[in-house]
Order: sequence, then C1' cells, then structure tokens
RNA sequence: GCCGACGUAGCUCAGUUGGUAGAGCAACGCACUCGUAAUGCGUAGGUCAGCGGUUCAAAUCCGCUCGUCGGCU
Repeated sequence: GCCGACGUAGCUCAGUUGGUAGAGCAACGCACUCGUAAUGCGUAGGUCAGCGGUUCAAAUCCGCUCGUCGGCU
C1' cells in the first nucleotide's frame, strides 16, 4: 500500500427481509434474613464509532473518515 471482518448500556453480546433499541452479568432500591450471601420484584443506564447521502422513516442501505483485528505484498 491492497483486501476482508468488526465498532450497539460499565462488561459480554443479540437485533442487519428498513418501522417503538433489547438480553445476561454488573450498579442502585425494595422484599426475604438476627446479619450477609443467594433468591424474587423493580429502577436507572445508549448522540447504535463520526460525518454526509438515499428514504415518509436508517443501528440496519450507500459513500467517506477514525479505531480494532486478520490476510496479502
């Protein structure tokens, strides 16, 4: 330098036939307990890497940029 995959909650990841952004763990509150853990219930947490485009509507499609990983030279 060229090619490919990936980037979504604090962490690990779903969601990519375009139509309300989700799960588990973690955090916090409550219940239970003599107390803690475990368990149950609930709450909060997201500019979906960034910018632009297409569309009535974009995490999803297109272009560019950035980052991570892999391959080729």